The prediction has a mean pLDDT of 80. A computed fold for a 60-nucleotide RNA from Sciurus carolinensis, annotated as transfer RNA. Taxonomically the source falls in Sciurus (Eukaryota, Eumetazoa, Euteleostomi, Sarcopterygii). Rfam family: tRNA.

[in-house]
RNA sequence: GUAGCUUAAUUGGUAGAGUACUUGCCUUGAAAGCACAAGACCCUGGGUUCAAUUCCCAGC
Numbered sequence: 001g002u003a004g005c006u007u008a009a010u011u012g013g014u015a016g017a018g019u020a021c022u023u024g025c026c027u028u029g030a031a032a033g034c035a036c037a038a039g040a041c042c043c044u045g046g047g048u049u050c051a052a053u054u055c056c057c058a059g060c
Base pairs, nucleotide, nucleotide: 001060004019005018006017007016013050023035024034025033043059044058045057046056047055
């Protein structure tokens, strides 16, 4: 080592943001702007635990 990309957070209780994308508004059209929505079993495999993104081990 977490969303396409850039990243935040919790010394264990199912994760937020920016940007991009989708849709709508605006425009003759586009860009910019505004609004809404979606998107992550948090690198892989094992261990501990009632419960692991979080702790431990190994690998990449």